Predicted 3D model of a 73-nucleotide RNA (transfer RNA) from a Lachnospiraceae bacterium.
The coordinates come from a structure-prediction model, not an experiment, and the mean pLDDT is 83.
It matches the Rfam family "tRNA". From the family's description: Transfer RNA (tRNA) molecules are approximately 80 nucleotides in length.
It was read from a public genome assembly.
RNA sequence: GGGGCUAUAGUUCAGUUGGGAGAACGUCUGCAUGGCAUGCAGAAGGUCGUCAGUUCGAGUCUGAUUAGCUCCA
Numbered sequence: 001g002g003g004g005c006u007a008u009a010g011u012u013c014a015g016u017u018g019g020g021a022g023a024a025c026g027u028c029u030g031c032a033u034g035g036c037a038u039g040c041a042g043a044a045g046g047u048c049g050u051c052a053g054u055u056c057g058a059g060u061c062u063g064a065u066u067a068g069c070u071c072c073a
Base pairs, nucleotide, nucleotide: 001072002071003070004069005068006067007066010025011024012023013022019056027043028042029041030040031039032038049065050064051063052062053061
C1' cells in the first nucleotide's frame, strides 16, 4: 500500500424484503420477608463509530473516513 470482517443501551449481543430500536445480565423504584438472598411488578438508560449521498422513509442500500481483528505484498 491492497483485500476481508467487526463497530447498536453500562456489559454480551439480536435486529437480511428499507417503515415498531430490542433481548439477557446489570442499575434504580415499589411489593412480598424482621433483614439479606430470592421472587414479582415497573422505570430509567441509545445522535445504531463519524461525515455525506440515494429514498416519502436508512441500523439496514451507496461513497468516503476513524478504530480494532485478520490475510496478501